[in-house]
Context: one part of a larger RNA
RNA sequence: CUGGGCGUAAAGGGUGCGUAGGCGGUUUGGAAAGUCAGAUGUGAAAGCCUAUGGCUUAACCAUAGAACUGCAUUUGAAACUUCCAGACUAGAAUACUGAAGGGGCAGAUGGAAUUAGUGGUGUAAGGGUAAAAUCCGUAGAUAUCACUAGGAAUACCGAAAGCGAAAAGCGAUCUGCUGGGAAGUUAAUUGACGCUGAGGCACGAAAAGCGUGGGGAGCAAACGGGAUUAGAUACCCCGGUAGUCCACGCCCUAAACGAUGAAUGCUAGUCGUCGGGACGCUUGUCGUUUCGGUGAUGCACUUAACAGAUUAAGCAUUCCGCCUGGGGAGUACGGUCGCAAGAUUAAAACUC
Numbered sequence: 001c002u003g004g005g006c007g008u009a010a011a012g013g014g015u016g017c018g019u020a021g022g023c024g025g026u027u028u029g030g031a032a033a034g035u036c037a038g039a040u041g042u043g044a045a046a047g048c049c050u051a052u053g054g055c056u057u058a059a060c061c062a063u064a065g066a067a068c069u070g071c072a073u074u075u076g077a078a079a080c081u082u083c084c085a086g087a088c089u090a091g092a093a094u095a096c097u098g099a100a101g102g103g104g105c106a107g108a109u110g111g112a113a114u115u116a117g118u119g120g121u122g123u124a125a126g127g128g129u130a131a132a133a134u135c136c137g138u139a140g141a142u143a144u145c146a147c148u149a150g151g152a153a154u155a156c157c158g159a160a161a162g163c164g165a166a167a168a169g170c171g172a173u174c175u176g177c178u179g180g181g182a183a184g185u186u187a188a189u190u191g192a193c194g195c196u197g198a199g200g201c202a203c204g205a206a207a208a209g210c211g212u213g214g215g216g217a218g219c220a221a222a223c224g225g226g227a228u229u230a231g232a233u234a235c236c237c238c239g240g241u242a243g244u245c246c247a248c249g250c251c252c253u254a255a256a257c258g259a260u261g262a263a264u265g266c267u268a269g270u271c272g273u274c275g276g277g278a279c280g281c282u283u284g285u286c287g288u289u290u291c292g293g294u295g296a297u298g299c300a301c302u303u304a305a306c307a308g309a310u311u312a313a314g315c316a317u318u319c320c321g322c323c324u325g326g327g328g329a330g331u332a333c334g335g336u337c338g339c340a341a342g343a344u345u346a347a348a349a350c351u352c
Base pairs, nucleotide, nucleotide: 004323005322006321007306008305012320014203015202016201017200021196022195023194025088026087027086028085029084030083031082033081034080035077036076037075038074039073040072041071042070049065050064051063052062053061054060091193092190093189094188095185096184097183103178104177105176106175107174108173109172110154115149116148117147118146119145120144121143126135162170163169209250210249211248212247213246214245218244219243223239224238225237226236261319262318263317264316265315266314269297270296271295272294273293274292275291276290277289278288279287280286281284301308302307325352326351327350334345335344336343337342
């Protein structure tokens, strides 16, 4: 290179937008770059191949032919790809109506609980564990009642449910601002405007971590103490600081998972559930059907099996990313990025 693969064996980029590039709907006419056919020229000799001949044969050699799958010029063909011009509406987008919704941002408010403080009642314990102890308490704890303060999180509803250009993610209530938007209508407008996407740009609000300034109730790395134990730098207990929270700016990684890239078409059903539409009548908590989402089960088919199965891992097409035995190693060196931590790109020797 021809290939084979990527749910779990190595392998889908964390996610989107989008540049170049690649690929691209129906139809008419033209061009003739790709494509196909013919002709001409060239394609050195030798070699290979075929035939005949020469050395006693063979190897070897000679002669002739074929071939040299290529290139150039030229004449044609026009189905397909391409290009040019025109037309179309099934893809795509727009207009109109616009459901449902924890989509986003900001502000305000509420109740339960923990903790702390103050006051009342009240007296000797409380707490914790397998058992204890450290700890707290006669300077009045625990318990109980009232008030006050502050921070964080929002029980039930809650679900195979919903929302989110996507992923990360989004749950008390109310208000304001705001993004997307399924479905439907006339098929009203545009008329292929599409798909994918190396680089690039943006998001990445899982958590942790970093900088500056706030905040700090609970929890809690580190740390201190008590236990356990042969030891116990742990598991258990008592404390407890960063942190967890907010604002702004970084970091850019996760089992960032459906371990399953995106798009399009086709290929049995059945049973739920969420949001629309149409039709029907007996007008209902109705029936039938359809579109979009989200689940369960199950054919064909696929799969090493497990399983997947119209939300495909089936049958096909297009584009991107990635894999090529284990270790060394996602490491070293170098580059880029970062305040740092580190991230990203990414080997080899050696070894089995």
Predicted 3D model of a 352-nucleotide part of an RNA (small-subunit ribosomal RNA, central domain) from uncultured Sulfurimonas sp. Rfam family: Bacterial small subunit ribosomal RNA. Gene Ontology terms of the family: ribosome and structural constituent of ribosome. Its mean pLDDT, the model's own confidence on a scale to 100, is 83. NCBI's taxonomy places the organism under Bacteria, Campylobacterota, Campylobacterales, Sulfurimonadaceae, Sulfurimonas.